[in-house]
RNA sequence: GACCCACAAGGGCAACCCAGUCGAAAGGCUGGAGACGCAAAGCGCAGAGUCCUUGAUUUCCUGAUGUCAAGGAUUGUCACGCUGCAUGG
Numbered sequence: 001g002a003c004c005c006a007c008a009a010g011g012g013c014a015a016c017c018c019a020g021u022c023g024a025a026a027g028g029c030u031g032g033a034g035a036c037g038c039a040a041a042g043c044g045c046a047g048a049g050u051c052c053u054u055g056a057u058u059u060c061c062u063g064a065u066g067u068c069a070a071g072g073a074u075u076g077u078c079a080c081g082c083u084g085c086a087u088g089g
Base pairs, nucleotide, nucleotide: 004089005088006087012038013037017032018031019030020029021028022027036076042082043081044080047078048077049074050073051072052071053070054069055068056067057066059064060063
């Protein structure tokens, strides 16, 4: 110096909830209150997963189920790339 493991003092993030706002929806953003959790819950990325919508189609039969395709959402589901962290092993 690199990697791995443990840990979290100082410092950091913030689930759920409420209000406003954008969106057809999933969901996003801002604020309030709050702490479920996080050692990368920092940044990038939509590969897998999950969710939404539309179309086609299957089955049951008349709005539902499954499949496929397209478009979208999510990185606090997992993976991948870059960076960073006091102490101990």
Molecule: c-di-GMP-I riboswitch aptamer
Organism: Planctomycetota bacterium